[in-house]
RNA sequence: CAACCAUCCAGAGCGACCAAGAGAUCUGGCUCCGUGACGUCGCAGCAACCGACCUGAACAGGUCCGGUGCUACCGCCAGGAACGAUGGAGA
Numbered sequence: 001c002a003a004c005c006a007u008c009c010a011g012a013g014c015g016a017c018c019a020a021g022a023g024a025u026c027u028g029g030c031u032c033c034g035u036g037a038c039g040u041c042g043c044a045g046c047a048a049c050c051g052a053c054c055u056g057a058a059c060a061g062g063u064c065c066g067g068u069g070c071u072a073c074c075g076c077c078a079g080g081a082a083c084g085a086u087g088g089a090g091a
Stems, first nucleotide, its partner, number of pairs: 001090001004088005013043005021032003025080005044071003049067002051064005075083001
């Protein structure tokens, strides 16, 4: 990172720092937020995409020492346009 594949109504929060907006975009709602949101870092946790190991003939199942990801609200909701995010594979 154009194109490709899979997933996006389950699950899982505390602390420190910062400072005014935040929930991707437009419209309309709804919500969070100086009792400090959003973000960053640390720790903890969730999950099981890849991976490792174990069981198994296979399908598959289990565990987590590895690589990611995620931890308000269904990608917050509806509509519009088309996107976005994460993983894999690939370049």
Overview
This is a predicted structure of a 91-nucleotide RNA (SAM riboswitch aptamer (S box leader)) from Yaniella sp. The sequence was found by an Rfam model in a public genome assembly. Its mean pLDDT, the model's own confidence on a scale to 100, is 83. NCBI's taxonomy places the organism under Bacteria, Actinomycetes, Micrococcales, Micrococcaceae, Yaniella.